[in-house]
Context: one part of a larger RNA
RNA sequence: UUGGGCGUAAAGCGCACGUAGGCGGCCAAUUAUGUCGGAUGUGAAAGCCCUCGGCUUAACCGAGGAAGUGCAUCCGAAACUGCUUGGCUUGAGUACGGGAGAGGGUAGCGGAAUUCCCGGUGUAGAGGUGAAAUUCGUAGAUAUCGGGAGGAACACCAGUGGCGAAGGCGGCUACCUGGACCGAUACUGACGCUGAGGUGCGAAAGCGUGGGGAGCAAACAGGAUUAGAUACCCUGGUAGUCCACGCCGUAAACGAUGAGUGCUAGGCGUCGCGGUAUUGACCCCUGCGGUGCCGUAGCUAACGCGUUAAGCACUCCGCCUGGGGAGUACGGCCGCAAGGUUAAAACUC
Numbered sequence: 001u002u003g004g005g006c007g008u009a010a011a012g013c014g015c016a017c018g019u020a021g022g023c024g025g026c027c028a029a030u031u032a033u034g035u036c037g038g039a040u041g042u043g044a045a046a047g048c049c050c051u052c053g054g055c056u057u058a059a060c061c062g063a064g065g066a067a068g069u070g071c072a073u074c075c076g077a078a079a080c081u082g083c084u085u086g087g088c089u090u091g092a093g094u095a096c097g098g099g100a101g102a103g104g105g106u107a108g109c110g111g112a113a114u115u116c117c118c119g120g121u122g123u124a125g126a127g128g129u130g131a132a133a134u135u136c137g138u139a140g141a142u143a144u145c146g147g148g149a150g151g152a153a154c155a156c157c158a159g160u161g162g163c164g165a166a167g168g169c170g171g172c173u174a175c176c177u178g179g180a181c182c183g184a185u186a187c188u189g190a191c192g193c194u195g196a197g198g199u200g201c202g203a204a205a206g207c208g209u210g211g212g213g214a215g216c217a218a219a220c221a222g223g224a225u226u227a228g229a230u231a232c233c234c235u236g237g238u239a240g241u242c243c244a245c246g247c248c249g250u251a252a253a254c255g256a257u258g259a260g261u262g263c264u265a266g267g268c269g270u271c272g273c274g275g276u277a278u279u280g281a282c283c284c285c286u287g288c289g290g291u292g293c294c295g296u297a298g299c300u301a302a303c304g305c306g307u308u309a310a311g312c313a314c315u316c317c318g319c320c321u322g323g324g325g326a327g328u329a330c331g332g333c334c335g336c337a338a339g340g341u342u343a344a345a346a347c348u349c
Base pairs, nucleotide, nucleotide: 003321004320005319006318007303008302012317014201015200016199017198021194022193023192025088026087027086028085029084031082034080035077036076037075038074039073040072041071042070049065050064051063052062053061054060091191092188093187094186095185096183097182098181103177104176105175106174107173108172109171110154115149116148117147118146119145120144121143125136126135162169163168206247207246208245209244210243211242215241216240220236221235222234223233258316259315260314261313262312263311266294267293268292269291270290271289272288273287274286275285298305299304322349323348324347331342332341333340334339
């Protein structure tokens, strides 16, 4: 618990779809739910407030009045909100024509490189480091040439470049498939925004079953270094990394910045599409949509942000409320487990 806030001080859910709910464009009419006005009734007494009075005064007490934001009924208003009806096109969407893209899925193909195997040449070293050693090598290594196997990743192009809601996506080809953008008309006629619960997606690591295993490499072993060295360096090396299916559901899941809409100086790049111009491609001028840098007003504690806002406003959701204890315990839910999620208190400063 009013309020004030959430880029970096505590605070934006990792992301989306969407239920309830909340909010919602322009015009006309209707109604009268909210709203507004009036009247009547009620709103106990005491108390508060006003006037008068009683105790010498006051406190105290008595009498009268007013107030009582409320509720009910009736009458009325119709701008706004709601309901109903009719209409509109600017919000939203559909159809048509285009080009861009590492968007997703499946299958196939390719070359370079590492490793291993076979064969040739060839001989004593190779490897590694700050220096060494462990290690490999006369059973022929390293080097070099030819052939083969297998797995993983795709140099250059490559770019504050592109695509995707986020996670993320990069060799080539084919097929299946999602979204965005531009252009010119036509159509639907508010069909919209947000979104508690819910559902789905969700890097890496990890887990289950089965495969695969070249390189790399937790754990582990050894060699060094060191006072020690359960490390940094070196030689090896298993899970794992890869594939299929099923779990997990986390992250500095970051722009540490929720989504949507409108408004508010400019300048310089870059990507996609279009217009004008040109014989034509550029250049130039210009429109729309992305993506960057600088910067005006404004904002900010400052740093900085600045039409991709952290400016000016509105709608809806999430979240914060001193540090530690603690994102812990207990309980619930989820998970095979690891654990995840929800989430305190004592005590203490």
Predicted 3D model of a 349-nucleotide part of an RNA (small-subunit ribosomal RNA, central domain) from a metagenome.